[in-house]
RNA sequence: GGGGCUGUAGGCUAGCUUGGUAGGCUGCAGGCCUCGGGCGCCUGUGACCCCGGUUCAAAUCCGGGCAGCCCCA
Repeated sequence: GGGGCUGUAGGCUAGCUUGGUAGGCUGCAGGCCUCGGGCGCCUGUGACCCCGGUUCAAAUCCGGGCAGCCCCA
């Protein structure tokens, strides 16, 4: 220098193909339960790597970047 894959809550991850309410687990906070704690149950909390384009509407499609991993040179 060229090519491929990946990037979503504090952590892990689904959704992207086929555009239409961002879901799950965990964590954290509160509550129920208990003599107290743990377990269990309920409620709440918080996310689409950045910029631009297309569209009524973009995590998703397109373009350009950034970061990580791998391959070629």